[in-house]
């Protein structure tokens, strides 16, 4: 430096519930509780795939949401061979 995550150290994040606020909505921000999970659930990205919302009878389409669905970029802890 690359590969790797069965067990380990020190730590980290927080699904979900609830309260307040925002949004037609998907969902978002913050407080509290909690511990579904995560080796990048650190950061960037809606570019490709995917899911979802609104408008639309529907389809097409348009405008959005999700990075804790996956791919992608970048940095990094511990351990192993």
């Nucleotide at each position: 430096a690359g590969c790797u995550g069965a067990a380990c150290a020190a730590g980290c994040c927080a699904a979900c519930c609830u309260c307040c606020g925002g949004g037609u909505g998907a969902c978002c921000g913050g407080g509290g509780g909690a511990a579904c999970g995560g080796a990048a659930a650190g950061c960037c990205u809606a570019c490709g795939g995917g899911a979802c919302u609104a408008a639309g009878u529907a389809g097409a389409u348009u405008a959005g949401u999700c990075g804790g669905c996956c791919g992608g970029g970048u940095u990094g802890c511990c351990g192993g061979a």

Predicted 3D model of an 81-nucleotide RNA (c-di-GMP-I riboswitch aptamer) from Geomesophilobacter sediminis. The sequence was found by an Rfam model in a public genome assembly. Of the family's consensus pairs, 94% are formed in the model. Its mean pLDDT, the model's own confidence on a scale to 100, is 85.